[in-house]
Parts: sequence; structure tokens; C1' cells
RNA sequence: UGAGUUGGCCAGGCGGUCGCGUGAUCCUUCGGGAUCCCGAGGAACGUCCGGGCUUCGCAGAGCAGGGUGAUGGCUAACGGCCACCCGGGGUGACCCGCGGGACAGUGCCACAGAGAGAAGACCGCCCUCGCCUCACGGCGGGGGUAAGGGUGAAAGGGUGAGGUAAGAGCUCACCGCGCGACCGGUGACGGGAGCGGCAAGGUAAACCCCACCCGAAGCAAGGCCAGACAGGGAGCGUUCGAGGGCUGCUCGCCCGAUGCUCCCGGGUAGGCUGCUCGAGCCCUGGAGCAAUCCAGGGCCUAGAUGGAUGGCCGCCCCUCAGGCUCCGGUCUGAGAGACAGAACCCGGCGUAUCGGCCAGCUCAUCCG
Repeated sequence: UGAGUUGGCCAGGCGGUCGCGUGAUCCUUCGGGAUCCCGAGGAACGUCCGGGCUUCGCAGAGCAGGGUGAUGGCUAACGGCCACCCGGGGUGACCCGCGGGACAGUGCCACAGAGAGAAGACCGCCCUCGCCUCACGGCGGGGGUAAGGGUGAAAGGGUGAGGUAAGAGCUCACCGCGCGACCGGUGACGGGAGCGGCAAGGUAAACCCCACCCGAAGCAAGGCCAGACAGGGAGCGUUCGAGGGCUGCUCGCCCGAUGCUCCCGGGUAGGCUGCUCGAGCCCUGGAGCAAUCCAGGGCCUAGAUGGAUGGCCGCCCCUCAGGCUCCGGUCUGAGAGACAGAACCCGGCGUAUCGGCCAGCUCAUCCG
């Protein structure tokens, strides 16, 4: 210098002007008005996962259902994060992996193929019998053979030698594979003396098995206040109990009487609270490889409810084109500033995003 990889950060700035919302203070003719402070995000988004909070009765048992899946940590918790292991990719930095079990059982493996699994003789090879032929050989019957051909995504280790009628781990050497004393590691796992002729393919985002976890509904939760109205009909039922609650079901438990369900008719659809101080943010120090945790100090930072947080103008920042140039710049013109947007609150994940900045590391080339 070029190419690449990982992590972090910013998300236009300043001024003027018109406007919007909460709060504080003041004024008011009670309708409102004035001044001041504050007023979206890295994803506020999707609502995919986890938790706080609230209500359901925070008794219980069983079944069903759902979720997760290597190891060790972190955390309130997680399907998240960190570290490490194994497998795969890359020269490398680094990246990717829904990564338990296929000798518990069942199912499935399209097409092709003889055979899709304690598998399989279609062609071929070999032995034998019969017939034909002078002979080579041909046809048919019986048997052996998984070495060769062929099918397929996948067909019972590979190469070579011995062996054989032809063959075959049948035997041997090397490679591969399995078991494995012992050693290292918290562990997943790694190394491995030695032993074994090799052993029954794949699929569990198929049923299933194993281990662990999970009650339901949600801020329109829930609590309080104010206000409006008009009743009528049908059915069931009061311990021989309608109906309701507790987890989807069962058991079991509990509540239960001018009560419960349905239909017609009538009324209302306002306010306050929950609500923002919280697993909170910033700085410093310490422990740890890290995620994270601990200690000290400082800070208060949106709470709308038809839903505020915006519009316009000027200058600067960025890009492109052209002119001038003393090559430092300068002038003119055009263009761009994205994605999106709180609604009870947090922790994650995923997705969208104009343009730019910083840091670590890798590879190639050149110079000293």
C1' cells in the first nucleotide's frame, strides 16, 4: 500500500421563527392564559423466548400437553451470553453447527435395482450332470461364489500378497475401524501400551425412549370514585341441590339460595390510580481469560390516552460536476442525511438502516 476478519461507537450540528405534551410558579371573567424546565430509539419495531408485577383459592395426587438437549460457568430467568470440547469450512485472522439415544421397540428409505437390511445371485466367474458336436464350443438341470460388472443418495472396510475349482479377513503385511490398562483435564474430551479379523447401513425438525424445566390469564391485568336506567318473559333449582371456583382432564376439596342461565327492552361508555426509582444510568477501583460480580462516589433521564416529541428559513458538515489556482485551497451549481418511532417495566434474540469514525488481528507485496 492492497485485500480481508473481528469488536465497539455516532445516527447530522448551530441559530432564528411558528407550533405540540407533562410538570412547577403566577394570573384568571374559571373558558383559559403567561413564563420556565424537561420531552423517543439503537433498534422505541417484530411480539419469538425469559422474568418482574397483578388477578384467579399461593391445599394436594395422577394423567394429558408443551419446551429444552455436548461440557463448565454467568444470570432474577432464558431457547440468552461467556469460555472450552467435538465436527465442518478457510493459507490465515476467523467463521458455521436444533451437537442426547438408531444392540428398548415400531415405522419409513421415492425412482432405479436381483436385493434397502442378521439383505441380495440379474450379468459374470467356477464345479458337476445330461444332450448336441470330430473338436473348439453351445443348450438345459443341480450347486458354489459378494472378487468383477450393473442400479442407486446409500449395497457387509481399502491396497497388495498368499490361498482356492472359482472366491471370500479364509490367512498375512500396511492403512482404516472397534475395545482399551494407564496418563492429563472440574468436565465434555484428549493422548495411549496392548488387544480384537471387523461386528446388525441411514432416518429421532418420524413415533418413541432418557434427563431437566413448565399452573392459567394478562396494564383492556387489578384497585377506587362519580354518574345513568324500567322493567318484562321462559327454563332450572334450594341439602334427592341448579350453578360456580380451584390447572386442560380425572380424582379430591370448597362455595352455594327471592339464586343461576337464556331472550326482549332500557342505561352508560367519565375521572383518579396502577405509571414510572428501576435486576436503573455514569465515573473510579478491585476479582475473573471472559460473560459477570463486588465496593465507593455521583445523577434523576418521556409518561401521551384519538394518543405530544413537529414544520419552515439561513449557515456549516458530506458527495458529484464545472471554473480559477501561488496546488495549500477557493468560487459556482446540483444532490443526499437512512430505518423507524414509546404506551406497565426489564433481560435477550431476530429483522430494518443514508453515511461515517475508532481499535485489535490476519494474508500478500514493497522499502529500511
This is a predicted structure of a 368-nucleotide RNA (Bacterial RNase P class A) from Demequina salsinemoris. Of the family's consensus pairs, 98% are formed in the model. Rfam family: Bacterial RNase P class A. Rfam links the family to the GO terms tRNA processing, ribonuclease P activity and dimeric ribonuclease P complex. The source organism's lineage runs through Bacteria, Bacillati, Actinomycetes, Micrococcales and Demequina. The prediction has a mean pLDDT of 77.